[in-house]
RNA sequence: GCAAACCAGGAGAAAUUCUGGGGCGCAGAGCCACGGGGCUAACGUCAUAAAGGCCACGCCCGCCGAGCCGCCAA
Numbered sequence: 001g002c003a004a005a006c007c008a009g010g011a012g013a014a015a016u017u018c019u020g021g022g023g024c025g026c027a028g029a030g031c032c033a034c035g036g037g038g039c040u041a042a043c044g045u046c047a048u049a050a051a052g053g054c055c056a057c058g059c060c061c062g063c064c065g066a067g068c069c070g071c072c073a074a
Stems, first nucleotide, its partner, number of pairs: 001026002006021006024062001028069001030068002034065003037060003044054003
């Protein structure tokens, strides 16, 4: 410096996210969805009496790598 869980309010079909409070932790817990991995499944599709299955164009950078930028120098 950042800000987990949790709480309040908002957005979203959801995953999740934003704002305020709050601090679990992080020497890059900075940016980035390019690669891997994970999450959701509205729309779409398949099936059915129903339940449901598949699917990212959605989401996660505090899961990892890459790229960019930054800090330190025993």
Predicted 3D model of a 74-nucleotide RNA (c-di-GMP-I riboswitch aptamer) from a soil metagenome.
RNAcentral holds the sequence, with entries from MGnify.
Of the family's consensus pairs, 100% are formed in the model.
Model confidence (mean pLDDT): 89 of 100.
Rfam family: c-di-GMP-I riboswitch aptamer. About the family: GEMM was predicted in a large-scale screen for bacterial structured RNA regulatory elements. Genes associated with GEMM are involved in a diverse array of functions, including chemotaxis regulation, signal transduction, secretion and chitin. Its family is annotated with cyclic-di-GMP binding in the Gene Ontology.